[in-house]
RNA sequence: UCUUAUCAAGAGCGGCAGAGGGACUAGGCCCUGCGAUGCCCGGCAACCGGCAAGUUAAUCACUUGCAAAGGUGCUAAUUCCUACAGAUUUCUUUACGUGGAUCUGAAAGAUAAGA
Numbered sequence: 001u002c003u004u005a006u007c008a009a010g011a012g013c014g015g016c017a018g019a020g021g022g023a024c025u026a027g028g029c030c031c032u033g034c035g036a037u038g039c040c041c042g043g044c045a046a047c048c049g050g051c052a053a054g055u056u057a058a059u060c061a062c063u064u065g066c067a068a069a070g071g072u073g074c075u076a077a078u079u080c081c082u083a084c085a086g087a088u089u090u091c092u093u094u095a096c097g098u099g100g101a102u103c104u105g106a107a108a109g110a111u112a113a114g115a
Base pairs, nucleotide, nucleotide: 001115002114003113004112005111006110007109012041014040015039016038020031021030022029025083026082027081028080042075043074044073047071048070050066051065052064053063054062055061079108084105085104086103087102088101089100090099092097
């Protein structure tokens, strides 16, 4: 970099350390010395891996379940929200347009597994 899957749930009044942090850019909105970010411990989840059952010619594969001592991951807010496209609706306007709200999709990002 590419492919596939997932991203509305869940997870501490612990320790260290000390000032910013919420991916990037912009806007918003938040968190933060009642100590953020980070690290450790604890915890959550169950993608891979493990086990069992079913389907199968099959030890492939798929489905369901179980555990969590293995490999990762995660542990404020939907991926905090909006930025692009479309639909519905609403306000203003002579009208186009612009603005607001809701929904859908995309993009970007994150994580896993594979290449």

SAM riboswitch aptamer (S box leader) from uncultured Paenisporosarcina sp., 115 nucleotides, folded computationally. NCBI's taxonomy places the organism under Bacteria, Bacillati, Bacillota, Caryophanaceae, Paenisporosarcina. The model forms 97% of the base pairs in the Rfam consensus. It matches the Rfam family "SAM riboswitch aptamer (S box leader)". About the family: The SAM riboswitch is found upstream of a number of genes which code for proteins involved in methionine or cysteine biosynthesis in Gram-positive bacteria. RNAcentral holds the sequence, with entries from MGnify. The coordinates come from a structure-prediction model, not an experiment, and the mean pLDDT is 82.